[in-house]
RNA sequence: GGGGAGAUGGCGAAACCGGCAGCCGCAUCGGACUUAAAAUCCGAAGGCCUUCGGGCCGUGCGGGUUCGAAUCCCGCUCUCCCCA
Numbered sequence: 001g002g003g004g005a006g007a008u009g010g011c012g013a014a015a016c017c018g019g020c021a022g023c024c025g026c027a028u029c030g031g032a033c034u035u036a037a038a039a040u041c042c043g044a045a046g047g048c049c050u051u052c053g054g055g056c057c058g059u060g061c062g063g064g065u066u067c068g069a070a071u072c073c074c075g076c077u078c079u080c081c082c083c084a
Base pairs, nucleotide, nucleotide: 001083002082003081004080005079006078007077010026011025012024019067028044029043030042031041032040046057047056048055049054060076061075062074063073064072
């Protein structure tokens, strides 16, 4: 240099044919149980704002298509694999 695969919360990992992003698991936090802890069970949990009703933003970055994009198209960045 050429070809291919990939980038999603703290981590792993989903999302079917373009239609509520993050199911589920781990870790974390709160609670129950316990003399106390562990284990177990229940709940919370992306970011910002909030009059606590909710609102806005968010799938590597920048554009485009579309009523609607993690998903399709273009450019770029980074990682991995193959070829040279």